[in-house]
The RNA shown here (transfer RNA) has 75 nucleotides and comes from a Candidatus Woesearchaeota archaeon. The sequence is in RNAcentral, with records from ENA. Lineage of the source: Archaea > Nanobdellati > Candidatus Woesearchaeota. Rfam family: tRNA. The coordinates come from a structure-prediction model, not an experiment, and the mean pLDDT is 81.
RNA sequence: GGACCCGUAGCCUAGUCUGGAUAAGGCGCUUCCCUCCUAAGGAAGAAAUCGGGGGUUCGAAUCCCCUCGGGUCCG
Numbered sequence: 001g002g003a004c005c006c007g008u009a010g011c012c013u014a015g016u017c018u019g020g021a022u023a024a025g026g027c028g029c030u031u032c033c034c035u036c037c038u039a040a041g042g043a044a045g046a047a048a049u050c051g052g053g054g055g056u057u058c059g060a061a062u063c064c065c066c067u068c069g070g071g072u073c074c075g
Base pairs, nucleotide, nucleotide: 001074002073003072004071005070006069007068010027011026012025013024020058029045030044031043032042033041051067052066053065054064055063
């Protein structure tokens, strides 16, 4: 330098191929219930506008372009 893959709540992951929305789940966190206390269990809740920017579209995590970070391979 080239090709490909990954980047979504504090952490891990789904959704991307087939654009439709209030972005889903697990762990964790907060509050409450239960309990003598803790753990376990139960209920409720907060938190991501999807690496960044631009474009297409009525509508973009999803399509296109550029770019940043990480990884694999090639030279």